[in-house]
C1' cells in the first nucleotide's frame, strides 16, 4: 500500500413506507404518499381453480424425484445505479426475488378499508434538454 472486519460522522441509495399534533405511557388523530374492495356503461367467460403486492415474467438445457414438484446453468420481459429535481440517449456494473388471499374479486363514480416496513455501502460515467434557486 492492497485486502478484510467493526464503529462514528456527513451526505445518500432501494422502497409507498415521511412529516406534524395530543397524551405520563400503552396509544390516538391529521397531512402526505401508496395498496385493496366496490355501480352504470364497456369488456370477459369458467373448466385443468382463480386472484393480490412487487421490476422480478418467460424460454431452453442438465440433474434429482415419493413424477406434486425441486435444484443448478445460460438467457430473457422488466427494473436500479447522489452532487437541487427531472426527461431522453449511449456505455458500464448489478437485480431479474420473496410473500399473501383462500373458492373469491374485470373496469368502476359514490362509498368502504389497509400500509407507512425492512434493508444497503462510500461513491457511475458521458452527451442533449426542461424546470428552479442564487449571484452579477
Nucleotide at each position: 500500500a492492497a485486502c478484510c472486519g467493526c464503529a462514528u460522522a456527513g451526505g445518500g441509495c432501494c422502497g409507498a413506507a415521511u412529516c406534524c399534533g395530543c397524551g405520563g405511557a400503552c396509544g390516538c388523530g391529521g397531512a402526505g404518499c401508496g395498496g385493496g374492495g366496490g355501480a352504470a356503461c364497456c369488456a370477459u367467460c369458467g373448466g385443468u381453480g382463480g386472484g393480490g403486492u412487487g421490476a422480478a415474467u418467460c424460454u431452453c438445457g442438465c440433474g434429482c424425484g415419493a413424477c406434486g414438484g425441486c435444484g443448478c446453468g445460460a438467457g430473457u420481459a422488466g427494473g436500479u445505479c447522489a452532487g437541487c429535481c427531472u426527461u431522453c440517449u449511449c456505455a458500464g456494473a448489478c437485480c431479474g426475488a420473496a410473500c399473501c388471499c383462500g373458492a373469491c374479486a374485470g373496469c368502476u363514480a359514490a362509498c368502504c378499508u389497509c400500509g407507512c416496513a425492512g434493508g444497503c455501502a462510500c461513491g457511475u460515467g458521458a452527451g442533449a434538454g426542461g424546470c428552479g434557486a442564487c449571484g452579477a
This is a predicted structure of a 136-nucleotide RNA (c-di-AMP riboswitch aptamer (ydaO/yuaA leader)) from a Chloroflexota bacterium. The coordinates come from a structure-prediction model, not an experiment, and the mean pLDDT is 78.